Description:
The part of an RNA shown here (large-subunit ribosomal RNA, domain IV) has 344 nucleotides and comes from a Dehalococcoidia bacterium. The coordinates come from a structure-prediction model, not an experiment, and the mean pLDDT is 89. It matches the Rfam family "Bacterial large subunit ribosomal RNA". The RNAcentral record of the full RNA draws on ENA.

[in-house]
Context: one part of a larger RNA
RNA sequence: CCUCCGUCAAGGAACUCGGCAAAUUAGCCCCGUAACUUCGGGAGAAGGGGCACCCUGGCAGCGUGAAGCUCUUUACGAGUGGAGCGUGAGAGGGUCGCAGCGAGCAGGCCCAGGCGACUGUUUACCAAAAACACCGGUCCCUGCGAACGCAUACGCGGACGUAUAGGGGCUGAGACCUGCCCAGUGCCGGAAGGUUAAAGGGAGGGGUUCACGCUCCGAACUGAAGCCCCGGUAAACGGCGGCCGUAACUAUAACGGUCCUAAGGUAGCGAAAUUCCUUGUCGGGUAAGUUCCGACCCGCACGAAAGGUAGAACGAUCUGGGCGCUGUCUCGACAGGGGACUCG
Numbered sequence: 001c002c003u004c005c006g007u008c009a010a011g012g013a014a015c016u017c018g019g020c021a022a023a024u025u026a027g028c029c030c031c032g033u034a035a036c037u038u039c040g041g042g043a044g045a046a047g048g049g050g051c052a053c054c055c056u057g058g059c060a061g062c063g064u065g066a067a068g069c070u071c072u073u074u075a076c077g078a079g080u081g082g083a084g085c086g087u088g089a090g091a092g093g094g095u096c097g098c099a100g101c102g103a104g105c106a107g108g109c110c111c112a113g114g115c116g117a118c119u120g121u122u123u124a125c126c127a128a129a130a131a132c133a134c135c136g137g138u139c140c141c142u143g144c145g146a147a148c149g150c151a152u153a154c155g156c157g158g159a160c161g162u163a164u165a166g167g168g169g170c171u172g173a174g175a176c177c178u179g180c181c182c183a184g185u186g187c188c189g190g191a192a193g194g195u196u197a198a199a200g201g202g203a204g205g206g207g208u209u210c211a212c213g214c215u216c217c218g219a220a221c222u223g224a225a226g227c228c229c230c231g232g233u234a235a236a237c238g239g240c241g242g243c244c245g246u247a248a249c250u251a252u253a254a255c256g257g258u259c260c261u262a263a264g265g266u267a268g269c270g271a272a273a274u275u276c277c278u279u280g281u282c283g284g285g286u287a288a289g290u291u292c293c294g295a296c297c298c299g300c301a302c303g304a305a306a307g308g309u310a311g312a313a314c315g316a317u318c319u320g321g322g323c324g325c326u327g328u329c330u331c332g333a334c335a336g337g338g339g340a341c342u343c344g
Base pairs, nucleotide, nucleotide: 001339002338003337004336006334007333008332010330011329014328019325027051028050029049030048031047036041038173052095053094054093055092056091061087062086063085064084068080069079070078071077072075096100108323109322110321111320112319113318114317115315116314120132121131136171137170138169139168140167141166142165148157149156150155175309176308177307179240180239181238184237185236186233187232188231189230190229193228194227195226199222200221204217205216206215207214208213241259242258243257244256245255268302269299280296281295282294283293284292
């Protein structure tokens, strides 16, 4: 010097990206417990007090229940009875120590917010999470030799199931809700019409020939799906405007004009896991706060099942604050185990 471990005056997070690490707390009994809440919870909330040993006394109580006694439908009966045994809270008195859950094992707590409802699952070997799953919701497909999947096929799964079933997509408990647009794309429906392949059809024509014939080209017309066309459909893919003016201070614009669109973003939320400008502005907390919380709304570029908003409970989650506690620190010191070092 390294490593593991122990202790520390005064201070107590001043350390640091961050209380990381460590410390505190810890058992049982009693008292006592807030907001909020889906009335279950939150709760071991928080915050307090007690705890050993000896005696009264193995006391009260509780459990078990012998002998004896009584009664009968006489039995492995019923009632009464309380011995003995087991277990023992609490109380009074006393004793010792700094300390009685005497060592060891054994929650630190609170406030506020983000995300995800929850228990679960995951990157075997850097990520456990706000990711995945989930109960529930909704849409689409599937009538059974089902749809769908594997397979060249046979066949098998689906399922020895049958629409309260099975497959696929999205969303993700419950609560309050989920607006407008079908122009584009997709899907679904549409006995008409347009277009359209092979094929059918053969008007008409070419080659050859003396001729019969052989051969080639070929118009009209008939001819599917698809596309065009007509509708529907957004918890299908998706989308949800611009400019100018206007009120008796100013400012602002309920109001008006105009252009464009399929329709111009409703409710709710909003500097947000989303805000560039930005450390926005105001308020709170601090002596001091790019973080945090509450507001405002000018939303660069929230918004309603790629769900919107609120939200109890839950979380080795993330963020901010506080109490307690500490060698994290001021600032270091000392002690021990193992290394390093010397010898071998």